The prediction has a mean pLDDT of 79. A computed fold for a 98-nucleotide RNA, annotated as SAM riboswitch aptamer (S box leader). Rfam family: SAM riboswitch aptamer (S box leader). Rfam's curators write: The SAM riboswitch is found upstream of a number of genes which code for proteins involved in methionine or cysteine biosynthesis in Gram-positive bacteria.
Formats: sequence, structure tokens, C1' cells
RNA sequence: UCCUUAUUCAGAGCAGCGGAGGGAACAGGCCCGGCGAAGCGCGGCAACCUGCCGAAAGGCAAGGUGCCAAAUCCUGCGGUAUUACCGAAAGAUAAGGU
Repeated sequence: UCCUUAUUCAGAGCAGCGGAGGGAACAGGCCCGGCGAAGCGCGGCAACCUGCCGAAAGGCAAGGUGCCAAAUCCUGCGGUAUUACCGAAAGAUAAGGU
């Protein structure tokens, strides 16, 4: 890199540094941002793995990844509707495999 499985409408901040961008790729939209973006720092959440308790369901911990505006922000393909909803596809995360 690729494949498989599961999850993906929940959860989660700041007095610091920084100083203009950001919302995972592309496009269209829409939104956040000097009432301070990204990044760093500290802190938090608990999806998967891990550890402990338990017959199990489940609970606890926060070690490994991950995550901490808005449903994966919405849409992109199809169906039904014409405010939207459903299904898939794609993406993201974790574990295993090649």
C1' cells in the first nucleotide's frame, strides 16, 4: 500500500504560548475565527485494543492508538419525497491479516 471485520446522529475544555487561518482529500455550499484560527502546552472524552472485578450482562482504570464546534457540518450515486428520509458508495477510527 492492499484485504477483512466492527463502529461511525453520543461524549470531551482552558486563565498560557502563538498570531490568521480552519472545518481529513477534490468540487459545490454552509459555518467557525483579533470576543483570537492552525500549531504547541496543560486538561478532558471513552470508540477499539489492553488491565482488573464479574457466571454473564455489565462496571472500573486510562496503559497503546484515537478523539475533544456544527451527524463523517451538508451534498456529490440511487430510491422515495421535494423541508427531508432511506440505502449504498466513499471517508475516518480500531483490531487482525497480506